A computed fold for a 71-nucleotide RNA from Patescibacteria group bacterium UBA4787, annotated as transfer RNA. It matches the Rfam family "tRNA". By type it is a transfer RNA.
[in-house]
RNA sequence: GGGGGUGUAGUUCAGUGGUAGAAUAUCGGUCUCCAAAACCGAGGAUGCGGGUCCGAUUCCUGCCGCCCCCG
Numbered sequence: 001g002g003g004g005g006u007g008u009a010g011u012u013c014a015g016u017g018g019u020a021g022a023a024u025a026u027c028g029g030u031c032u033c034c035a036a037a038a039c040c041g042a043g044g045a046u047g048c049g050g051g052u053c054c055g056a057u058u059c060c061u062g063c064c065g066c067c068c069c070c071g
Stems, first nucleotide, its partner, number of pairs: 001070007010024004018054001026042005047063005
């Protein structure tokens, strides 16, 4: 330099155009002599910009970060 993949919650991952989810972590509560475990509940996220569309996490595109391949 060229090509491909990937980017969603603190972390690991779902989500094939129509209300953004799970697990775990965190916080609160129940239980317990205390704690752990268990159970109940709460808060928390679409890398940045542009385009298409009535509507974009999803499709297209530029940039940025990370990973892989080629030279």

Taxonomically the source falls in Bacteria candidate phyla (Bacteria). The sequence was found in a public genome assembly.